Small-subunit ribosomal RNA from an uncultured prokaryote, 1490 nucleotides, folded computationally. The prediction has a mean pLDDT of 81. It matches the Rfam family "Bacterial small subunit ribosomal RNA". Its family is annotated with structural constituent of ribosome and ribosome in the Gene Ontology. RNAcentral holds the sequence, with entries from ENA.

[in-house]
RNA sequence: GAGUUUGAUCCUGGCUCAGAUUGAACGCUGGCGGCAUGGCUAAGACAUGCAAGUCGAACGAUUAAAGCUCCUUCGGGAGUGUAUAAAGUGGCGAAAGGGCGAGGAAUACGUUCCUACGUACCCCGAGGUCGAGGAUAGCCCAGGGAAACCUGGAGUAAUACCUGAUGAUAUCUCCGGAUCAAAGGCUCCGGCCACCUUGGGAGCGGGGAACGCCCUAUCAGGUUGUUGGUGAGGUAACGGCUCACCAAGCCUUAGACGGGUAGCGGGUGUGAGAGCAUGACCCGCCGCAUCGGGACUGAGACACUGCCCGGACUCCUACGGGAGGCUGCAGUAACGAAUAUUCCGCAAUGCGCGAAAGCGUGACGGAGCAAUGCCGCGUGUGGGAUGAAGCCUUUCGGAGUGUAAACCGCUGUCAGAGUUUAGGAACUCAAUGACCAGACUCAAAGGAAGGGCCGGCUAACUUCGUGCCAGCAGCCGCGGUAAUACGAAGGGCCCGAGCGUUAAUCGGAAUUAUUGGGCUUAAAGCGUACGUAGGCGGACACGCAGGCGCCUUGUGAAAUCCCUCGGCUCAACGGUGGAACUGCUAGGUAUACCGCAUGUCUUGAGACAGGUAGGGGUCGUCGGAACGAUAGGUGGAGUGGUGAAAUGCGUUGAUAUCUAUCGGAACGCCGAAGGAGAAGUCAGGCGACUGGGCCUGUUCUGACGCUCAGGUACGAAAGCGUGGGUAGCGAACGGGAUUAGAUACCCCGGUAGUCCACGCCGUAAACGAUGCACACUAGGUCGCGGAGCCUCUGACGCUGUUCCCGGGCCGAAGGUAAACUGAUUAGUGUGCCGCCUGGGGAGUACGGUCGCAAGGCUAAAACUCAAAGGAAUUGACGGGGGCUCACACAAGCGGUGGAGCAUGUUGCUUAAUUCGAGGCAACGCGAAGAACCUUUACCUAGACUUGACAUGUAUUGAUUAACUCGUGGAAACAAGAGCGACGCCCUUGGGUGGAACAUACACAGGUGCUGCAUGGCUGUCGUCAGCUCGUGCUGUGAAGUGUCGGGUUAAGUCCCUUAACGAGCGCAACCCCUAUCGUUAGUUACUAACACGUAAUGGUGAGGACUCUAGCGAGACUGCCGGUGUCAAACCGGAGGAAGGUGGGGAUGACGUCAAGUCCUCAUGGCCUUUAUGCCCAGGGAUGCAAACGUGCUACAAUGGUACGGACAAAGCGAUGCGAUACCGCGAGGUGGAUCAAAUCGCAAAAGUACGCCCCAGUUCGGAUUGCAGGCUGCAACUCGCCUGCAUGAAGUUGGAAUCGCUAGUAAUCGGAGAUCAGCACGCUCCGGUGAAUACGUUCCUGAGCCUUGUACACACCGCCCGUCAAGUCAUGGAAGCAGGCAGCGCCCGAAGUCGCCACAAUUCAGUGGUGCCCACGGCGAGGCUUGUGACUGGGACUAAGUCGUAACAAGGUAGCCGUAGGGGAACCUGCGGCUGGAUCACCUCCUUU
Repeated sequence: GAGUUUGAUCCUGGCUCAGAUUGAACGCUGGCGGCAUGGCUAAGACAUGCAAGUCGAACGAUUAAAGCUCCUUCGGGAGUGUAUAAAGUGGCGAAAGGGCGAGGAAUACGUUCCUACGUACCCCGAGGUCGAGGAUAGCCCAGGGAAACCUGGAGUAAUACCUGAUGAUAUCUCCGGAUCAAAGGCUCCGGCCACCUUGGGAGCGGGGAACGCCCUAUCAGGUUGUUGGUGAGGUAACGGCUCACCAAGCCUUAGACGGGUAGCGGGUGUGAGAGCAUGACCCGCCGCAUCGGGACUGAGACACUGCCCGGACUCCUACGGGAGGCUGCAGUAACGAAUAUUCCGCAAUGCGCGAAAGCGUGACGGAGCAAUGCCGCGUGUGGGAUGAAGCCUUUCGGAGUGUAAACCGCUGUCAGAGUUUAGGAACUCAAUGACCAGACUCAAAGGAAGGGCCGGCUAACUUCGUGCCAGCAGCCGCGGUAAUACGAAGGGCCCGAGCGUUAAUCGGAAUUAUUGGGCUUAAAGCGUACGUAGGCGGACACGCAGGCGCCUUGUGAAAUCCCUCGGCUCAACGGUGGAACUGCUAGGUAUACCGCAUGUCUUGAGACAGGUAGGGGUCGUCGGAACGAUAGGUGGAGUGGUGAAAUGCGUUGAUAUCUAUCGGAACGCCGAAGGAGAAGUCAGGCGACUGGGCCUGUUCUGACGCUCAGGUACGAAAGCGUGGGUAGCGAACGGGAUUAGAUACCCCGGUAGUCCACGCCGUAAACGAUGCACACUAGGUCGCGGAGCCUCUGACGCUGUUCCCGGGCCGAAGGUAAACUGAUUAGUGUGCCGCCUGGGGAGUACGGUCGCAAGGCUAAAACUCAAAGGAAUUGACGGGGGCUCACACAAGCGGUGGAGCAUGUUGCUUAAUUCGAGGCAACGCGAAGAACCUUUACCUAGACUUGACAUGUAUUGAUUAACUCGUGGAAACAAGAGCGACGCCCUUGGGUGGAACAUACACAGGUGCUGCAUGGCUGUCGUCAGCUCGUGCUGUGAAGUGUCGGGUUAAGUCCCUUAACGAGCGCAACCCCUAUCGUUAGUUACUAACACGUAAUGGUGAGGACUCUAGCGAGACUGCCGGUGUCAAACCGGAGGAAGGUGGGGAUGACGUCAAGUCCUCAUGGCCUUUAUGCCCAGGGAUGCAAACGUGCUACAAUGGUACGGACAAAGCGAUGCGAUACCGCGAGGUGGAUCAAAUCGCAAAAGUACGCCCCAGUUCGGAUUGCAGGCUGCAACUCGCCUGCAUGAAGUUGGAAUCGCUAGUAAUCGGAGAUCAGCACGCUCCGGUGAAUACGUUCCUGAGCCUUGUACACACCGCCCGUCAAGUCAUGGAAGCAGGCAGCGCCCGAAGUCGCCACAAUUCAGUGGUGCCCACGGCGAGGCUUGUGACUGGGACUAAGUCGUAACAAGGUAGCCGUAGGGGAACCUGCGGCUGGAUCACCUCCUUU
């Protein structure tokens, strides 16, 4: 820096990623070289070989060979001499080098100092080295034993051992003195090397001090040689190091003691740095050497490859005894994710011994193995196509891989083969290379490329497969049929002999914040105060120089890091010089600040004096109202309680009312935003005692101050103990209701408690969710307390003004994520304290501590999630609020729901009863018309396969199509016979062409799936008034403003105001119909006047007046008047007018919502099907009927029915048609066909009206059902049409709960027409006739709009979400116990060994036996800490669709939450006190603006 909480935003906050690094490991891959590195695990066990020897110039003895001498039995022997070394004596070394990190938290390490000490080998200096002596190994002899080894005897040497002398120096000293040494060897005879005593040095070591050095307080007290002293012992040396005695100290909150973990440092990794992490390789130090203990030798050890003892383990054994120690180099098995050769050499560097030559050296130098890391090189290079093949993709045109390849030319690094020798090699003449390496020649593009990734972060995209499967995943997250996220392919990106993954550290992380964070609401201020340690601290003067500053000094090992130069061909790597090592020490200097010391001051603080307000506290006493009880009186049936009731009380007299008495608790009005107190809290009056504050004065002290870890005190309510008290209220409990249930809410009772005294408890939303103190930084306003000044006044008082204290509100700057805060700070600073570090687990477990208990305080981890959260925004929602609207309610009229039938749906049935539509917004819907056909998609049966239909290619050539005949068949169809074409050119004939047919191939076809892949169309909210944009402004931002507010409207309609100004889609208007008039025109319409004619009729001439028709216009605009209103918009009323405030109706449907509907209208992606899911055909089905629902029709009748007479429409339709007059039939209808392609002809009215009958009945209502007979359409009315006549005459007497439509030419009622259509209409769509009632109004129901409010909702309340129970998995607490580990305590035992004592023996040194102290291991005992396990048990976490409820979020339907107590399956409920982090309404008060 990025990703991730949200619909979006800002913030807080965690998780995750990109970087660097590694002693790494794993996966895939792997050409060469250089330089490095390589058992991190079992400080577990080890076969085998090697890793420390050397000196013959210390010694005795011995052995071999050359030479020389002698002897010889000629085999050889002796001597000498030079050598040698298996063993021994002796010297030096073996304490170094090499390995490892178990232990150890300080006796370690690091830095700086100090010294009571030692020092072999080395260097410098001084002095010395004289004399004497006895042993002992080896060797030899004898013996024991399996071995290891041991014993006895004889005998030998020394630079081994002992002794005498000397004594410069040294040591001791009482200063007189006393004591202490030695070794020789070699020689070229010059000397060299040793030896003894001693002084000094170098280097090395021992000891001490200060400072630094991990986690844990859920370890707070530890300690008895402990702390100090005196004396002694011991040591190289100081010292309780050890002992005796004396004293009682010593360490510790600046963390003692205990527990855990760990080698430390130079350095290393990372980081801008500060830091954080780390301590492989290299260097320094420490510790260790199978585990534990011990000493010996020595200059040095308590000793890695020495000794003794004890333990475990392994091996040998003749069972009696013995041997061993790879945490050296290799190597083995084991462990483990994992780490190499039983290699070469002492050539170099170094070490030991030696006079030296030299010997030894798994130190070291090299090689081998491993891509383990870093660095370098290569796997070719140049040319080469509008671009091969293959693969991949495609919109089929092409594109990509891609100059890549092929092909042509060139080169020779590395690897390979051969020849050769500069360098590492230099002492010291010579000799000397384990290994590395240099140079030259040769051949040939030949032997040498992979890994990861491609959704975002993060560079890189397509196709196929798969279908919440398989799988991926670092985080967010992908996958449920179009996956750039899985798998594959093509392509691409990043690195490259590597690439990824895992693990780990730092970084990013300012996410522990010193640099550099926070705490009102996100995690976080202790409930409050006092106060100890500690931290911090006013003014002036003088002094010191501890801190701080500057200069210098020593040190800060080397390596590393950095810089310069130079060496390996470069680099890695290595060399030289420098810088640095930020630290510590020492000396000097400066004195502002801090500190220390002294003196002074008054402003901080305190005191004093005078006033003053107050529910401040404790104790006592008194009072009235209310309530309850008791007694009495009156009274007489109810009362009480609730949403409504009931339980309860009451004729044994309640409730009500009056009187009297008793009792306990709480104190109305005043009263307030008010007052007091540290907080909790504090309220009737009076009294006593008592704490604090404020103001004024400026009298006194003189920094006496601030804060405060531990500590102490106080601390609501509930609760606990003891004793009282108990009126009311009231957990628990009982009863009554409510409810599905009701362990609740409501009601009737009621115990603890509430009250008092004393004692505990110590917690609350103990809140301003805001620690305390001080200083500074605009104001305004209102209360409380005090003081001063001015005015007026006699005084009190009032008004104005100034200052101080404390209580509120608004607000500038500033702050804040925002809300907000803002002198009462959340501003700017200082000081001190407390607290926080993702959510859950959990304020829980364990431990400790306090408590009588309840419980409090302190306080984790495993595991789990990618969030949890704060503020604000836009929506949505609320059993929140306000305003407004709508046939939403109300007021009315008529219906539905009951009956019969029609129709649609569900269900059932069926071979099939095709499919779709499903709350409103499916259900007389798609369907404006299923007998066949059509539609048909369904079922049964029978056929066809380039197909019923389209296009193309190839082939055939007159076959075909059409027509006729005829067989089978239900038909489709199949087999057959006959007949038989067309266009153009052109001369009969010929040529040519298309269509058609046939065959084959491409393909057709699909009402098959997906409306959740889509287009288009449609429904709905809703004809509701809304939905947006540009610019500007406000806000960090989402967003807001505009669009809000006041009016007004049907309307976001208009007006006013206004940080908004404008605009767009909607509203309205423009369009159509209709209502009035004018004008133009006048046929098919009309007919007033004139004329003709008829039985009659505009029938005819004619007319253009009227009606009407249909073109064009007019008219209505709140235009006019009055009133109201803001000088507005507008509203109300009126006039005029055919019509008045949108005149009535229609068309017109904003942004969007419902993954709404439709793949079966059509179109279309993908999938599926291809002798079938296509296509043809016959029959059946879609009409099936116990039942249920929707929509209708007809009714139930008299506002009716029936019979007869006689009126008045509009809008349509008509040629395969409407069909008149006429005739036939009871009728449906038939015959017939005039006129009419229509203002001409036809279809063609009913209710109403007039006059009769019916007389309230299941009827002269009603017409279902059924029988018979007919008619019409049609190929055909069985399933399954409509109509007519006769007969039949069902239910039904106005319809439960519930529910629908309608506000005027509307409802209701009456008929007419049309589409579809051969026929079929109670449906649908239009048309006119007749023609009402009611609307007070907006409380309620439903829906909608705007504003506002709350929200834990955003898939948006059909939301979210809590707990028990049940199931599975995981980690964890408790637990009778069981098993292990660790460190101590007490007692017992007591090896080896030092020190001491006794005895024996003894020339010395020694020795032998016994014994004391200490003491390893071991045993016994009581506890502590810790780990594992444990029947059972507790809660916790997680897990698409289990059970019970509904606790929380809205007033969440009883506001929620906190503390406490009781109760309950569960969430929870109830009591008491507290909080607002509660909605709503009303009232009061205050503030802001004018």